[in-house]
Annotation:
Predicted 3D model of a 154-nucleotide RNA (FMN riboswitch aptamer (RFN element)) from Solidesulfovibrio magneticus. The sequence is in RNAcentral, with records from Ribocentre. Rfam family: FMN riboswitch aptamer (RFN element). Rfam describes the family as follows. The RFN element is a highly conserved domain that is found frequently in the 5'-untranslated regions of prokaryotic mRNAs that encode for flavin mononucleotide (FMN) biosynthesis and transport proteins. This element is a metabolite-dependent riboswitch that directly binds FMN in the absence of proteins. In Bacillus subtilis, the riboswitch most likely controls gene expression by causing premature transcription termination within the 5' untranslated region of the ribDEAHT operon and precluding access to the ribosome-binding site of ypaA mRNA.The FMN riboswitch structure, reported in present an FMN-bound six-stem junction, adopts a butterfly-like scaffold, stapled together by opposingly directed but nearly identically folded peripheral domains.
RNA sequence: CGUUGUCCUCAGGGCGGGGUGGAAGUCCCCACCGGCGGUAUCCCGGCUUGGCCGGGGAGCCCGCGAGCGCCCGCGACGCAUCCGUGUCGCGGGGUCAGCAGACCUGGUGCGAAGCCAGGGCCGACGGUCACAGUCCGGAAGGAAGAGGAAAGAC
Repeated sequence: CGUUGUCCUCAGGGCGGGGUGGAAGUCCCCACCGGCGGUAUCCCGGCUUGGCCGGGGAGCCCGCGAGCGCCCGCGACGCAUCCGUGUCGCGGGGUCAGCAGACCUGGUGCGAAGCCAGGGCCGACGGUCACAGUCCGGAAGGAAGAGGAAAGAC
């Protein structure tokens, strides 16, 4: 220094203005926001001047996460009361597969999915006097991962 195990800490932003209406932060017009890892023709720094090293750099390029769905278990209630089955709640799993979303055009260049310019697009579930990326809730939860500590083994 690397690998492995243990423990600790951290780990998401956003409705401002106007319209309609009895009622909308939910509809319409304008606005606002962008988790984690990878990738890098951009930016900063370094040097052994080699597109070499370090740091930063994509919502829509490749993956991942939460949520829903799915599967398993338990409980309550309903139907059936023999096998079962439906709804709701709680807990667990994360393999395959589902929702898991969404980008083009022009420019530069040897090379662009990531740069520059322009135009576009996307955003779980439940709730709500009215349909929600932005409000409330599960959530003082979970988690991709990031950083650290001590000690052991290799």
The coordinates come from a structure-prediction model, not an experiment, and the mean pLDDT is 78.